[in-house]
Context: one part of a larger RNA
RNA sequence: GGCACGCAGUGGAUGCCUUGGCACCAAGAGACGAUGAAGGACGGAACUAACACCGAAAUGCUUUGGGGAGCUGUAAGUAAGCGACGAUCCAGAGGUAUCCGAAUGGGGGAACCCACCACAUGGAAGAUGUGGUACUCCAGCAAUGGAGAGUGACACGCAGGGAAUUGAAAUAUCUUACGUACCUGCAGGAAAAGAAAGUAAAAACGAUUCUGCUAGUAGCGACGAGCGAACGCGGAGGAGCCAGAUAACAAAGGUUACAAAAUCAUACAAUAGACAAAUGCCGUGGGAAAGGCAGCCAAAGAAGGUGAGAGCCCUGUCGUCGAAAUUGUGUGAUCCAUGUUAUCAAAAAGUAGGGCGGGACACGAGAAAUCCCGUUUGAAGAUAGGAGGACCAUCUCCUAAGGCUAAAUACUCCUUGGUGACCGAUAGUGAACCAGUACAGUGAUGGAAAGGUGAAAAGAACCCCGGGAGGGGAGUGAAAGAGAACCUGAAACUGUGUGCUUACAAGUAGUCAGAGCACGUUAAUGUGUGAUGGCCUGCCUUUUGUAGAAUGAACCGGCGAGUUACGGUAUGUAGCGAGGUUAAGGAUGAAGGUCCGGAGCCGAAGCGAAAGCGAGUCUGAAUAGGGCGAAUAAGUUGCAUGCUGUAGACCCGAAACUGGGUGAUCUAGCCAUGAGCAGGUUGAAGUAAGGGUAGUACCUUAUGGAGGACCGAACUGAUGUUUGUUGAAAAAAGCUCGGAUGACUUGUGGCUAGGGGAGAAAUUCCAAUCGAACUCAGAGAUAGCUGGUUCUCCCCGAAAUAUCUUUAGGGAUAGCGUCAAGAUUAAGUUUGUUGAAGGUAGAGCACUGAAUGUAUGAUGGCCUCACCUCGAGGUACUGAGUUCAAUCAAACUACGAAUGUCAACAAAUAUGUUUGGCAGUAAGACUACGGGUGAUAAGGUUCGUGGUCAAAAGGGAAAGAGCCCAGAUCGCCAGAUAAGGUCCCAAAAUCAAUGCUAAGUGGAAAAGGAAGUGGAGAUGCACAAACAACCAGGAGGUUGGCUUAGAAGCAGCCAUCCUUUAAAGAGUGCGUAAAAGCUCACUGGUCGAGUGACUCUGCGCCGAAAAUGUACCGGGGCUAAGCAUUGUACCGAAGCUGCGGAUUUGAAAAUAUAGAUAUUUUUAAGUGGUAGGGGAGCGUUCCUGCAGCGGAGAAGCCAGAUCGGAAGGACUGGUGGAGUGGCAGGAAGUGAGAAUGCCGGUGUGAGUAACGAAAAGACAUGUGAGAAUCAUGUCCGUCAUAAACCCAAGGUUUCCAGGGGCAGGUUCGUCCGCCCUGGGUAAGUCGGGGCCUAAGGUGAGGCCAAGAGGCGUAGCCGAUGGAUAACUAGUAGAGAUUCUAGUACCAGUGUAAUGACUGAUGGAGUGACAAAGGAGGAUAGGUUGCCGACUCAAGUGGCUGAGUCGAAAAUUAUUCGAGCGUGUGGUAUAGGCAAAUCCGUACCACGAAAAGCGUGAGGUAAGAUGCAAUACGAGUUCAAACUUUCGAGAAAAGCUUCUAGGGUUAAUCAUUAGACUGCCCGUACCGUAAACCGACACAGGUGGGUGAGUAGAAUAUAUUAAGACGCGC
Repeated sequence: GGCACGCAGUGGAUGCCUUGGCACCAAGAGACGAUGAAGGACGGAACUAACACCGAAAUGCUUUGGGGAGCUGUAAGUAAGCGACGAUCCAGAGGUAUCCGAAUGGGGGAACCCACCACAUGGAAGAUGUGGUACUCCAGCAAUGGAGAGUGACACGCAGGGAAUUGAAAUAUCUUACGUACCUGCAGGAAAAGAAAGUAAAAACGAUUCUGCUAGUAGCGACGAGCGAACGCGGAGGAGCCAGAUAACAAAGGUUACAAAAUCAUACAAUAGACAAAUGCCGUGGGAAAGGCAGCCAAAGAAGGUGAGAGCCCUGUCGUCGAAAUUGUGUGAUCCAUGUUAUCAAAAAGUAGGGCGGGACACGAGAAAUCCCGUUUGAAGAUAGGAGGACCAUCUCCUAAGGCUAAAUACUCCUUGGUGACCGAUAGUGAACCAGUACAGUGAUGGAAAGGUGAAAAGAACCCCGGGAGGGGAGUGAAAGAGAACCUGAAACUGUGUGCUUACAAGUAGUCAGAGCACGUUAAUGUGUGAUGGCCUGCCUUUUGUAGAAUGAACCGGCGAGUUACGGUAUGUAGCGAGGUUAAGGAUGAAGGUCCGGAGCCGAAGCGAAAGCGAGUCUGAAUAGGGCGAAUAAGUUGCAUGCUGUAGACCCGAAACUGGGUGAUCUAGCCAUGAGCAGGUUGAAGUAAGGGUAGUACCUUAUGGAGGACCGAACUGAUGUUUGUUGAAAAAAGCUCGGAUGACUUGUGGCUAGGGGAGAAAUUCCAAUCGAACUCAGAGAUAGCUGGUUCUCCCCGAAAUAUCUUUAGGGAUAGCGUCAAGAUUAAGUUUGUUGAAGGUAGAGCACUGAAUGUAUGAUGGCCUCACCUCGAGGUACUGAGUUCAAUCAAACUACGAAUGUCAACAAAUAUGUUUGGCAGUAAGACUACGGGUGAUAAGGUUCGUGGUCAAAAGGGAAAGAGCCCAGAUCGCCAGAUAAGGUCCCAAAAUCAAUGCUAAGUGGAAAAGGAAGUGGAGAUGCACAAACAACCAGGAGGUUGGCUUAGAAGCAGCCAUCCUUUAAAGAGUGCGUAAAAGCUCACUGGUCGAGUGACUCUGCGCCGAAAAUGUACCGGGGCUAAGCAUUGUACCGAAGCUGCGGAUUUGAAAAUAUAGAUAUUUUUAAGUGGUAGGGGAGCGUUCCUGCAGCGGAGAAGCCAGAUCGGAAGGACUGGUGGAGUGGCAGGAAGUGAGAAUGCCGGUGUGAGUAACGAAAAGACAUGUGAGAAUCAUGUCCGUCAUAAACCCAAGGUUUCCAGGGGCAGGUUCGUCCGCCCUGGGUAAGUCGGGGCCUAAGGUGAGGCCAAGAGGCGUAGCCGAUGGAUAACUAGUAGAGAUUCUAGUACCAGUGUAAUGACUGAUGGAGUGACAAAGGAGGAUAGGUUGCCGACUCAAGUGGCUGAGUCGAAAAUUAUUCGAGCGUGUGGUAUAGGCAAAUCCGUACCACGAAAAGCGUGAGGUAAGAUGCAAUACGAGUUCAAACUUUCGAGAAAAGCUUCUAGGGUUAAUCAUUAGACUGCCCGUACCGUAAACCGACACAGGUGGGUGAGUAGAAUAUAUUAAGACGCGC
């Protein structure tokens, strides 16, 4: 380490339970609201955060009833109280009811801000209280009065608009949808409809609505998919009316409507309640209600509770009774006030109808009636008109163009009571629990998890360990192994103890055999372990085929898929039967149900297109023939099962389409209003001076300061590269780089929206999403596609083919399977015999073609002769036809099998066939043979025939789907065999005989090559001496002729003779310049027996090179253990045989039964199996009935060696602590291993990666249980145009103090932005409101539009802009322009005094505006020196050194102040919507150096408190002042002034004095960040202001102050 067992942990399945849900039934109710709703915000308790309740009269007030002892909610506890003088509590009626919300005085970012009028208070300003003040419509002269709005139940209704996915296997009419989803308007408890210009058809009915039928009929329809009535019949319900005149008559009417208002009485009901029978004992037990014994009640034995099953214990139940008040219903009374009949008159006009264009009717323009709309026309007048499915006539019915009308019908947010073969915590609502919560998102919207101590808290006093957490004792309790992380407590997973086993071993790990060791049982040839040996490549899915390296699953547990409704069809079963059966509805009952109900349906008769006839009928001239029928007769209604149609239809799964909304806090563009850009460089135009010209021009020098100019920070972008890539970061960091006064960048507020917007244009952006956003809905879209689909056994058992198919991976029909029934009986199959048709293999070449040679040689060509014509000859040219020889063919045949096919006969054999139910299959694979195609390639492709696999295991081929043998019902330690084998691995022959092979051939391969070797054959030479070897000869004419420089056997051409010989070529090869020389052929000798060449054939050899390692026998190894032939033994399978068992089917027999049939026995044949068909069972949950078990211990869980053919069932022990099994039936949310399934838990990876900028820590002391991390200190280090300081946005208490340490903090922690408790934000002047307006929003009137709504004038709202009065010092743990001190200012109100008319919501002026540039004044700031004060150090009593400080404003005053702006007065006015003394215009006078007036940073003095005042000196200020330029640069309030008007002795205004008044909101803290936006204590992002020294042009860069930090291992 493995296996087994025991004991634990973790975890939360299972069982049991139910407070919560779900589905219905009966009754009620069907609204609330300007008398302020629904829904909220904020508050209310002694301690109170939440829920519940309530509203400043706040955990409650008054009163009327009920009720009767306790009460102050959930919710314990303490405190303080209330109650028999009746509390708490229940019911009725009142009172109160902050703020928001239709929201209604105006505004607004809901719960806030700001007003006006009247009244009240001591009340002038400020403040407080009460009431009122919106808009629209109606009435009204007006005053005034009345009405409306908004909410909801996501239900039902009517109306205005109105999709698409989908189906049609495509798609357009059509369908989805007899207008669905959705949007909109409006209403009611119901709505709508409704009292015939109707329906019908010779009979008639008599408003509407709903319902069962009619009927899936008549019809409509690319006559496709589909859509689909009515008349009539049966029921529910029932109801009819109004409008003019005259006359007569009547009380028949009314409280919801039809004309119509109040009140009383009475009965009943609703909203609280009251009374209510009957039991004790015994033992067990913690506890009795169970058990035992003995009783009782019952108009009450429904139910729940009580320490376990309770009629008699409690609450209740049966039955009986009850209301001051409010409400409802019925009746009556009072009351109100109008009809009925008759006659007469009247009786609906831009209407009906027509044309054109649409829509609705079941009816798609159709022959299309009927109804409605738009447009254009346009009647009649009861002697008339409409309708009866075009139209006309007759006939019939009715009277349009006005209106009202209950019930039967639809629905359920809600109230009360009840029911369930509904769920029981992954179920049932999303929600049993403080859930539409937590949480996510800008928003619309999305949306969880989470139940159980015990009978009773009796919830563990006390002791011990520990800082605590936690634990051990003690105690409580029946039980603590019920201890609050609490019933039971499974599995994965994690430990620990014991038994056996394990360190030479190669392994889908099990199974079969098995020694040893240990144990001791449901007593069984037992259990655990397992040295060693044999055999053996998981499961599922999909496939021709998977160990497959093809799919799926980490593991465990729970959940998770053929259902239901209505039709059709078949089978089974039950009832009735020529009949069967009811539907809606009614009656009744507590209910299951029962009775009634015959409308209707199916069947009993068919035939025909139909009229029609009828056991016949149709066709036909027919009585013929023929077709379909009858003869030959069974249906129907329930229930169950199989299949099917319409529905989501077995489950999960799209990308998409459409409708309604939500989004421009990201980003794009635009609008309005603000802000920003260190420093340096260049030097345009223009101008000036000089030169120059007749005059320009032009030149030089200055000045000047232009530019989509240059360099370069902030800022903005993103060129390259490295890192990062489960990041620090869902786009960044480092280095580098582009632009940086412009088409620049940026803040705040706004506008544009998806079939759209925006786009310097990339299919780019529109909230981390873009070739069409997000969200909800149609919706369970559709998916001929993929995946998944859950218990067992038995019988049979396929297909991968044909035809058609927008069909080819899908279907339909046939083929093949299965089940049932029937008929026939050998119709099927096999063999044999006989007969028949045929044109393949083969063969052949007459035919059709192809093709070779020979002979002949036509025709044509060429040559010669001839040429006037006719011709003649030749030809090694071409080559027809013919002859002879030899061939070829799928689309040749004068021939022609085998096999197969058909028929007849004979034999053998249970197959075949018909009808009906239900399928699956229509991807096939290899092998052998016959073909095509291809290359006579392919594990290629495509046909035919057979086989196997598929769907088949076993043996063999080393290993192998398809090859060989052979088809597994189960058991056996039996036998004999097949293929294939017998040396060892490894069962069986080292068997026998005869040969071959020498190559390890065997145990890979070709053309080609070779005196390898065995066999066979024919042939040449050879004792007259062969072949081989050796010795010798190999000559002469002649150097043959020619050619040649030469050519003599041997460059080349021609010829190739003769002679001598035993033999010798006018020469086989070498050689020479040519000769020569060597040699061969040929001959003789020596030797002495075979030798040469060839053909066929067996077995071998070479040809023969590849990648991890022998690696081409399975290995060892083999000379046979190789090859060939022959023989005899043996081994060898799940095949065959033997013995025993199971089961199916057939047959026979027996028994039982009325029968169908069942059981038993015997016998025969079977029993591999995917898709698939059929049959029989097991188990789970619930229901009914019967009879049981259970605290002396149910279910569940754990264990065991038990039973059954399987699914499964018992028993025993432990745990557990209250329910639950059996039998007979019934009903289903009924069985899990797989769906990249869903939810939860737990592993492995792994003690691994990581711990988030490499700015850096070290030491000491303190605290503490504990210190790298906390505090303090000393050194060290980092930033310093920041990593410092101040605002805005955003956050919302994070701020401060004390305490804590479970969790958060990437480690630690005594610490914290964490937890607990308490505290903290103070304003007339700061910011916002009480002031103004911009973009934009809203919008009285107004315009437009199916509706919702859109636009827009005045006005209002709306800052990012305009206007606007306070400064310094001090102070706490946390606040300060806010408090305090000091010194001011602004607005207003009284009083007093003095003076004066005032003055628009109108006019005028001002307010009032760009960019760039340069110059100047002043200041901030910094630096330096002196003086003074303080501190420190050394050191000492002299001083020296270092550091810090010596501050400041508003305000007031005077005089300074760089400058800048400005004429003064008078007269007259056709303008300024009226007026004007104002403005404008015109004229006159005076003045123009200036003065005056206005403005103005700053200085000085006081406030108030050193000097030098020197040098430097701003991005600040004077001030947009000046200059230049072109792109020509908000509005209103405010302020000044003018009149209109008002006003006249009281108001009002101005000045002065002193007194008084001064509202609401914000104010803490973070704020380049650990507090904002980025899921985080995140290397990112975030607008404005200040921003020091040294060096430097500089805000670059380096370094250092003040200050802040060392980045939480």
Source information: The part of an RNA shown here (large-subunit ribosomal RNA, half A) has 1609 nucleotides and comes from a Bacteroidales bacterium. The full RNA is in RNAcentral, with records from ENA.